RNA sequence: GACCCUAUCGUCUAGCGGUUAGGACAUCGCCCUUUCACGGCGACGGCACGGGUUCGAUUCCCGUUAGGGUCGCCA
Numbered sequence: 001g002a003c004c005c006u007a008u009c010g011u012c013u014a015g016c017g018g019u020u021a022g023g024a025c026a027u028c029g030c031c032c033u034u035u036c037a038c039g040g041c042g043a044c045g046g047c048a049c050g051g052g053u054u055c056g057a058u059u060c061c062c063g064u065u066a067g068g069g070u071c072g073c074c075a
Base pairs, nucleotide, nucleotide: 001071002070003069004068005067006066007065010025011024012023013022018055027043028042029041030040031039048064049063050062051061052060
C1' cells in the first nucleotide's frame, strides 16, 4: 500500500429495511430478610462518525476513525 472482517447500554450479547432496539451482569430504588447475601418487581442506560440509496436505514452502499487478519513493498 491492496484486500477482507469487526464496531449496539458501564461490560457481554441478540437483532438480515417498518421493533416502545431485546436479554444477562453491573448500578439505583422498592419488596423480601433481625442484618447481609440470594430472590422478586421496577428504573436508568446504547446503534463509532459523515454522506448516499429508499416512502422508511441499527440493518444496504461509499468514505472516515479505531481494532483485527491475509498478501505485498522495503532499490
Transfer RNA from a Verrucomicrobiota bacterium, 75 nucleotides, folded computationally.
Rfam family: tRNA.